[in-house]
RNA sequence: GACGAACGCUGGCGGCGUGCCUCAAACAUGCAAGUCGAGCGGAGUUAAAAGAGGUAGCGAUACUUUUUUUAACUUAGCGGCGAACGGGUGAGUAACACGUGGGCAACCUACCCAGAAGUUUGGGAUAACAACCCGAAAGGGUUGCUAAUACCGAAUAAUAUCGCGUGGCCGCAUGGCCUCGCGAAGAAAGAAGGCAACUUCGCUUUUGGAUGGGCUCGCGGCCCAUCAGCUAGUUGGUAAGGUAAAGGCUUACCAAGGCGACGACGGGUAACCGGUCUGAGAGGACGGACGGUCACACUGGGACUGAGAUACGGCCCAGACUCCUACGGGAGGCAGCAGUUGGGAAUAUUGGGCAAUGGGCGAAAGCCUGACCCAGCGACGCCGCGUGAGGGAAGAAGGCCCUAGGGUCGUAAACCUCUGUCAUCGGGGACGAAGGAUGUGACGGUACCCGAGGAGGAAGCCCCUGCUAACUACGUGCCAGCAGCCGCGGUAAUACGUAGGGGGCAAGCGUUGUCCGGAUUUACUGGGCGUAAAGGGCGUGUAGGCGGCCUGUUAAGUUAGGUGUGAAAUUUCAGGGCUUAACCCUGAAACUGCGCCUAAAACUGGCAAGCUAGAGGGCAGGAGAGGGAAGUGGAAUUCCCGGUGUAGCGGUGAAAUGCGUAGAUAUCGGGAGGAACACCAGUGGCGAAGGCGGCUUCCUGGACUGUACCUGACGCUGAGGCGCGAAAGCUAGGGGAGCAAACAGGAUUAGAUACCCUGGUAGUCCUAGCCGUAAACGAUGAGUGCUAGGUGUGGGAGGUUAAGCCCUUCCGUGCCGGAGUUAACGCAAUAAGCACUCCGCCUGGGGAGUACGGCCGCAAGGCUAAAACUCAAAGGAAUUGACGGGACCCCGCACAAGCAGUGGAGCGUGUGGUUUAAUUCGAAGCAACGCGUAGAACCUUACCAGGGUUUGACAUUGCGGCGAAGGCCCUAGAAAUAGGGAGAUACCGUAGCGAUACGGACGCCGUAACAGGUGUUGCAUGGUUGUCGUCAGCUCGUGUCGUGAGAUGUUGGGUUAAGUCCCGCAACGAGCGCAACCCCUAUUUGGUGUUGCCACCGGGUUAUGCCGGGCACUCACCAAAGACCGCCGGAGACGAUCCGGAGGAAGGUGGGGAUGACGUCAAAUCAUCAUGGCCCUUAUGCCCUGGGCCACACACGCGCUACAAUGGCCGGUACAACGGGCAGCGAAGGAGCGAUCCGGAGCAAAUCCCUUAAAGCCGGUCUCAGUUGGGAUUGGAGGCUGAAACUCGCCUCCAUAAACAUGGAAUUGCUAGUAAUCGCGGAUCAGCCACGCCGCGGUGAAUACGUUCCCGGGGUUUGUACACACCGCCCGUCAAGCCAUGGGAGUCGGCAACACCCGAAGUCGGUGACCCAACCUUUCACUAGGAGGGAGCCGCCGAAGGUGGGGCUGGCGACUGGGGCU
Repeated sequence: GACGAACGCUGGCGGCGUGCCUCAAACAUGCAAGUCGAGCGGAGUUAAAAGAGGUAGCGAUACUUUUUUUAACUUAGCGGCGAACGGGUGAGUAACACGUGGGCAACCUACCCAGAAGUUUGGGAUAACAACCCGAAAGGGUUGCUAAUACCGAAUAAUAUCGCGUGGCCGCAUGGCCUCGCGAAGAAAGAAGGCAACUUCGCUUUUGGAUGGGCUCGCGGCCCAUCAGCUAGUUGGUAAGGUAAAGGCUUACCAAGGCGACGACGGGUAACCGGUCUGAGAGGACGGACGGUCACACUGGGACUGAGAUACGGCCCAGACUCCUACGGGAGGCAGCAGUUGGGAAUAUUGGGCAAUGGGCGAAAGCCUGACCCAGCGACGCCGCGUGAGGGAAGAAGGCCCUAGGGUCGUAAACCUCUGUCAUCGGGGACGAAGGAUGUGACGGUACCCGAGGAGGAAGCCCCUGCUAACUACGUGCCAGCAGCCGCGGUAAUACGUAGGGGGCAAGCGUUGUCCGGAUUUACUGGGCGUAAAGGGCGUGUAGGCGGCCUGUUAAGUUAGGUGUGAAAUUUCAGGGCUUAACCCUGAAACUGCGCCUAAAACUGGCAAGCUAGAGGGCAGGAGAGGGAAGUGGAAUUCCCGGUGUAGCGGUGAAAUGCGUAGAUAUCGGGAGGAACACCAGUGGCGAAGGCGGCUUCCUGGACUGUACCUGACGCUGAGGCGCGAAAGCUAGGGGAGCAAACAGGAUUAGAUACCCUGGUAGUCCUAGCCGUAAACGAUGAGUGCUAGGUGUGGGAGGUUAAGCCCUUCCGUGCCGGAGUUAACGCAAUAAGCACUCCGCCUGGGGAGUACGGCCGCAAGGCUAAAACUCAAAGGAAUUGACGGGACCCCGCACAAGCAGUGGAGCGUGUGGUUUAAUUCGAAGCAACGCGUAGAACCUUACCAGGGUUUGACAUUGCGGCGAAGGCCCUAGAAAUAGGGAGAUACCGUAGCGAUACGGACGCCGUAACAGGUGUUGCAUGGUUGUCGUCAGCUCGUGUCGUGAGAUGUUGGGUUAAGUCCCGCAACGAGCGCAACCCCUAUUUGGUGUUGCCACCGGGUUAUGCCGGGCACUCACCAAAGACCGCCGGAGACGAUCCGGAGGAAGGUGGGGAUGACGUCAAAUCAUCAUGGCCCUUAUGCCCUGGGCCACACACGCGCUACAAUGGCCGGUACAACGGGCAGCGAAGGAGCGAUCCGGAGCAAAUCCCUUAAAGCCGGUCUCAGUUGGGAUUGGAGGCUGAAACUCGCCUCCAUAAACAUGGAAUUGCUAGUAAUCGCGGAUCAGCCACGCCGCGGUGAAUACGUUCCCGGGGUUUGUACACACCGCCCGUCAAGCCAUGGGAGUCGGCAACACCCGAAGUCGGUGACCCAACCUUUCACUAGGAGGGAGCCGCCGAAGGUGGGGCUGGCGACUGGGGCU
């Protein structure tokens, strides 16, 4: 894009089309094929006339019955024509069924047209009818009568037919045509017009035409080769029969043929075409409507009639089904139009009319016509129209969103002014209808025209993550759901649902289904095969395909012109008709095809003659693990015998099994046997591939070089076929040294059915035969030609006489590389380049190289080779990362070397766990665990219990009312709080003298907004922080390279602590990091000199910078200097830099700090704070009391104190620094054993206080002991802080005196003023559970060979199937659910054949003793005979049916096999 559609939602009008795609299922009812009386005899109705009879009447006459005649009409039967058309359906059919083009010298054709001739004369029957009979019916029988355009005989007759004969012409064969002579047989029907005549319509014979058919041939159009062989009337011939007609169409006989890889036979599917849809086209798919053909008519068979049928609305038979029945027997066939039931997702009215068009019959009028023309139903499709138009706001209401400002629906609405299509109503009113006149309209009072009124009656559907036009809110919370693909949804969903808004289409819109397109994704146009799927393992060769140079000829292919055909419709173009369009009409084009005629002769093909460049042969050479057979050689292993010899050998990472004192291993000599051939040996050689390796001989294949003697295209490829074909394996027979599946033992290991070791059987070897596969690989088929180079190597030849060098050339074998090519990698004269020829193969992954079938095989198995189902990928090459029990380089207290610890004990503290009313919460490997917490008895506090409270403990604002607020006392209570009481009034502004009034501030009560939340989400966030890591990295611009991701720079060579610097370089620069700049510290100088200092001078004290004085020193503060590889030597290509030295307080970033790149960990924190969303609102808020956070079987982390003599204890004695201090530090002095108390000087501090530093040093004591080590625990007595030390503080004294004697596996810190050790201060703080943390100084080591290893990190490289990135990915079994499928004892169907049995109807044949009108003969005869025919019977064939064994195919199937998904 399309549809004969269906489904969902919706639905105003009209036109034109279209409508059982499924059960070729079954059908009630009505209709769909009749007509002709001008073929015939009847029957009947009506009318008239005449006659006869009857009744009434006097009669005329009337009525009535009957006969005859005439006229009109009706029609059951006989007869004619039609019924073989028209209409339906698509079951069957893969076929001359269809399409297209030919042929019939092998044919037919009623009615129609044209021509010729004729239409004479006889005869016998039979329906109807009547009577009788049978039957329920359908229907039938017997007897009797009768007509014809029914039937029969005779006559006549041709150029028709047949037989014999003559002549001529023609054809592709058989043969055909024309002419003449003789002979034979063979026709007819009448009717109408009153009669005759004549005319018309018929009838008969014949010729031609037209129309319609029959037969036949070439070509064309489905799938399966897992259908490969098929065939007995089969193929042909002869003869006969049969037919309209050729023909095995049929029969008899004869022959043995015919078809098939160019696909026979079989199976499946299917009506075919014009055309339709799609597509740029080529194609692909389809065949509904319309038109042509075919086939069918309940299923199967059969003939009859006829011009025509093997007959939809005919017949016979068989079968199934339905109906009627009196049970004896009958009837029926909607795939005609309507309609019904059923089936189905699904498809219409039991309508009108013959007015038109067409058909049948008829002389005609006319009759019939569900063909047809119309109407009805269905948005089923196409087309057209409408549902209003213009104006109308800085923009109503309302909805939705909101950053609360606004935005949007939106000129949309309202409102104003108009219009009148459609619909409605009224009026008028066709064409279609004819040569003229008249008549005739179902549609239809329709189309169309006029008028009227009023915006009135007329819009939905789908979508809005991307593809793909269109976004927000709420709800939901991996639920509910969506989804064409990718995929959405786990609390902020543009993806679900709803709403608002938007987008698209519109009387429709979506969905589903199907086809084509996109899809060059089956590639003819127009693809591929080194690695993505794909080269056959290799050769030989059949068919086939393709094929060198030249000449002639031919004309099959090819090309051109002409011609016939290619139906119409459809399509395209032009024009025309319906208001337009759809639709319809006219014309043209087109229909790309096929046939015929003519021409051309280049190319292809055929034929003929030649050539030598392809190919092959000859001659002359050399190379080679080419193949087969026979023989032969040495080394080595093993075994056997003997000698020497002694205790081990062997084996491994280390061992053990094993061998050995019965003498091994080792060594020497001799022997046996099998297998393989070291060195040479080489990206060397040979071969088609597999493959081939000692030497000699024999047989044998191929290639190469030279020559240019011969042949003369003999060539290339190659479906099938045939042959070869590693290893393993199989069969039979040998052989068996070594090796070695299986197997055994020993090890390893968690295990070890493995890797390692000791043994060891098939096998490996030979002969004969199978197997036929490999990563049979260059993952690259064979052949030919062409297209830059360079460099090796094997075999030849030439230029030379030559070892050799060099040059040229041919064949082979490698590497590098240009153009070109490739997705890239790469290939590149040995192509994966440029071309040609032929073969093989591929078409998403899995299922699966599997199942079934077939072929092969002894087996193992091989070859061929699917489907269901399932997935949204599988895959290639390259890129960046990450990773590796990959490689290389380099760093770090990373290891190593050391020192001190932890892990064991007791205690402190944190955590887990457990417990609890609560033990609030967070932190979780490193990077949680003396962490948040630099201070939990109340408070803190977030937890629990209980008691209270509700505009609130806190903030802002409005309104109303009252008042200072607040404090104090009493009562109740655990308190919060509640109640009561006393007392007491203020501040600011304005007005006023003032009292006072009003307003403000403040407070209370009430009310409304709101407050409040340590409730939740750190995975919605900001901020802050940790970590890799103070690791040296992370990037950008421009340029260049690459299709691209990306690379380069940033890699390389050096160097550094460093991407630090230098050199080189398609890179050149730049940024964030590094370093430096900052602070502290080490040295010096200058300045200043109190509260600091005291050398000199003076004063004073028992003593002290205490005082005057001074600023030299120390110190403090400020400022400055100093260090830069600067200098020297050496190394380094230069350089960067490194090594050493001098000087210097300090030397190579002097030491320390602050400083943390791009980023990673959804790292931590919603409980510091801030904050979106959500949640609570008499509670998840707030207040209070008490409790808890301090629990305790246990486990872990971090610490303290120890285990002692480098020590404990006692006494004496020396030396710091950083800091802190007014609700504070607190001196002196005094009390107490002590904590502490009394006391209160001084000090907001370089001034006073904390403040005695301790280790150390001197002396004494203890003497190796659970102790004079160690201090837990407990008892008692006190002190301090604080409302308050019970839960649950610290300190002191006395008493008590536990574990612990250096700590398993494991593990931490530290490289110098460091570790270790010693004390001091501070923050928080009433006090303190601080042994913590942050600082300060005192004393003060050991060790580093080095980078193999562990951990972490940086750089380069490599592999990768990893990319939430190795804590990755992923394989198989098992367990479980679901799904499809193979096998399967069997079982149930279906289809097409075969053999036999039975054998209906019927044709044909035979017979026909029975029967028979026509003609002949005969008879007195209505008789008899004959000719001819028939019934019946017999025979052949024969449908259905039966029996049987097979074939193909499907369903089910206990059990079973694998597969897929989860």
Small-subunit ribosomal RNA from an uncultured bacterium, 1462 nucleotides, folded computationally. Its Rfam family is "Bacterial small subunit ribosomal RNA". Its mean pLDDT, the model's own confidence on a scale to 100, is 85. The sequence is in RNAcentral, with records from ENA and SILVA.